[in-house]
A computed fold for a 348-nucleotide part of an RNA from a Flavobacteriales bacterium, annotated as small-subunit ribosomal RNA, central domain. The full RNA is in RNAcentral, with records from SILVA. The source organism's lineage runs through Bacteria, Pseudomonadati, Bacteroidota, Flavobacteriia and Flavobacteriales. Model confidence (mean pLDDT): 91 of 100.
Context: one part of a larger RNA
Order: sequence, then structure tokens, then C1' cells
RNA sequence: CUGGGCGUAAAGCGUGCGUAGGUGGUUCGUUAAGUCUGAUGUGAAAGCCCUGGGCUCAACCUGGGAAUUGCAUUGGAUACUGGCGGGCUAGAGUGCGGUAGAGGAUGGCGGAAUUCCCGGUGUAGCAGUGAAAUGCGUAGAGAUCGGGAGGAACAUCCGUGGCGAAGGCGGCCAUCUGGACCAGCACUGACACUGAGGCACGAAAGCGUGGGGAGCAAACAGGAUUAGAUACCCUGGUAGUCCACGCCGUAAACGAUGGAUGCUAGACGUUGGCGAGCUUGCUCGUCAGUGUCGCAGCUAACGCGUUAAGCACCCCGCCUGGGGAGUACGGUCGCAAGGUUGAAACUC
Repeated sequence: CUGGGCGUAAAGCGUGCGUAGGUGGUUCGUUAAGUCUGAUGUGAAAGCCCUGGGCUCAACCUGGGAAUUGCAUUGGAUACUGGCGGGCUAGAGUGCGGUAGAGGAUGGCGGAAUUCCCGGUGUAGCAGUGAAAUGCGUAGAGAUCGGGAGGAACAUCCGUGGCGAAGGCGGCCAUCUGGACCAGCACUGACACUGAGGCACGAAAGCGUGGGGAGCAAACAGGAUUAGAUACCCUGGUAGUCCACGCCGUAAACGAUGGAUGCUAGACGUUGGCGAGCUUGCUCGUCAGUGUCGCAGCUAACGCGUUAAGCACCCCGCCUGGGGAGUACGGUCGCAAGGUUGAAACUC
């Protein structure tokens, strides 16, 4: 270097955008770099290999050949790849017309509920548990009615429903804004795919500064339980949870399944379009998504099965026995917490 793999055994980067690089539709012409072929030169000798000869044989010595799979120059071939030039429209993209949507950002508004405060009625309990107690309450609680304050989350609708690259997104309205899909026509004419580095986004927790703080609730305190109980249960309760700005950059970031393209039986459901048919709310067709089952095939099995883990091709990432260890050291990033890159001795 080749060879084997990555759903669950070790192994798909959390996700996207994109640089270099790798790869690249169809047709004509041209070139002849790759590719193929001929010739010449060179590829020292010895050795190895083949075949002769000489020591009585052999080892050994020696003649010839082959090999030296290479390189250079030169003549040719032109299918494929590449270069250059011209064309095409099936890939990709743009415009015009529609559609659905918790896609994103900002501002405003709404009702239910919890808590607290004020007032009325009213009296002895309330709360809590397996049972209790701590706790609250005659300084009038709980219950109930009226008024007020404030914060957070948006019941029903809600659906193997939708949208988003992923993380994720759910009250209503407005403004700004990204993407997708469908139908047909016109246009550009390979503008494409992937993507080492790089850049951006990235749940929760955590950090910095300033706000906010209803409920919940690490830590903490008390009450129980228990042999003990630094827990599970109960009563409280601070960070935090919320907002703005700035960090952090990790997750069972999961479909434990990288992206693109083409091909390979179907059946049933559902979401969004479009087109038909009629009996006007159904059927059929088609495109895009999302599910269940299943043929071939694949798989160690489980299972996957047109949303592949099938059959191919292109590009990237990653794996190489368990522990030591995602540790140490060094680099790098971070305010820190720590992240990232990432060993060895030793041991089984």
C1' cells in the first nucleotide's frame, strides 16, 4: 500500500454553509497529457534462472542466453479519461401563478389558574401522610364573596398531525423575514455532488453584568421512616428556572443508521397540492411528505425492506482486544467550570 468494517458487537462528526481537493450529464470537432503499440538507446560486472564447457563428480571456475517487469528519445493508434473550442436540455437554477405550516425575530393584547395584599361574611380548625409530625390558625386561618398586584405557562383544539439543517418550535393580533411543495409555460445552459481545514448555528445545566421573581425547586433547615437514612415521604426554602446583552459548546445532540444520485414486487393509513370522473362526497390518477405491514434481496440474529440495513457509483468522517483512559503530558479554546486534540508504562 492492498484487503475488512461502522442500526444493536469497536466505529457516522450534534447540525448546516462552504474553501482547497476528489468526482462529474449529452453531442460534435480538435489535441494526443494519461492509455495502447512499434523502433532505438540505456538499464555496469558478479549473483539468481536457462543452456553448454573445465577440474575423475560436486562445491567451485568459465562461455552464451534470458531476466533486469524501469527510464529516455522517436514513429504511430484515438475507444475511454483529461485539455481546448462549439452545440444540447433529461442534472441544477431563475421568473411568472398558487398552497399548507407550533419555521425565525420584534412589538402589543387576552382569559383560566396558582400565590400575595386589602375589604365583607363567618368559626375552629386547616394542611399533610401508609400512619404521623414539623408547619399554618382565636393577633381570626381554612371556606366563601368583592377589589387589587405580580410573574410564569398557554387547558380544550392536539393528531405514529405540521414546520425546521439540527438543537428545537404550540393562546391571539400586527410588522419584518427564511425555507418547502404543486401546476404549467418561458428562460440560463452542467452553473452539479461531496467537502480536509475554516465559518456559523447548537437542548438542559453552568458562568459574567444588570433586571425580574408567581409557581416550582438543587443546596440548606426541620418533621417522619429506619439498625442507621447525609435518601425515597412531608413542611419550609436559596441559587436557578424568566428577560436583556455576552460567554460556555456539551447530551442516550438517537432513526444509537453521514450526504448525493440512479435502479429494484406490492397492500393499507395519513398530511399538503394538482388533474379527472360522477351519484357533491366519494372513487381513480399523479407529485411531495409521514406511518404500519410485507415480496425479492440483505443480516450473526434481531430485524431492514422504494423513508433500505437491497443493488450500484461518487465524496467525507470514523473503527482495529478489555482495563489503564477520554486519564497524563503538551498544544489550543474558555472568566471559570471545563471543552477539544489525545498517549504510554503496567496488566488481563